Transfer RNA from Hydrothermarchaeales archaeon (SeqCode), 75 nucleotides, folded computationally. Its Rfam family is "tRNA". Rfam describes the family as follows. Transfer RNA (tRNA) molecules are approximately 80 nucleotides in length. The family's RNA type in Rfam is transfer RNA. Its mean pLDDT, the model's own confidence on a scale to 100, is 83. RNAcentral records the identical sequence in 2 taxa.
[in-house]
RNA sequence: GCGCUCGUAGCCUAGCCAGGACAAGGCACAAGCCUCCUAAGCUUGGGACCGCGGGUUCAAAUCCCGCCGGGCGCG
Numbered sequence: 001g002c003g004c005u006c007g008u009a010g011c012c013u014a015g016c017c018a019g020g021a022c023a024a025g026g027c028a029c030a031a032g033c034c035u036c037c038u039a040a041g042c043u044u045g046g047g048a049c050c051g052c053g054g055g056u057u058c059a060a061a062u063c064c065c066g067c068c069g070g071g072c073g074c075g
Base pairs, nucleotide, nucleotide: 001074002073003072004071005070006069007068010027011026012025013024020058029045030044031043032042033041051067052066053065054064055063
């Protein structure tokens, strides 16, 4: 330098191929219940507009382009 792949809450993972209604789940976190207290358990709650920028579209996490970063391979 070229090709492939990944980037979505503090962490992990789905959703992307085939565009559509408040972006889902687990762990963690906070509050409450329970308990002498803690843990466990139960209930409730907050947190990401999707790596960055642009384009297409009525509408983009999803399609297109460029760039950045990680991984693998080739030279």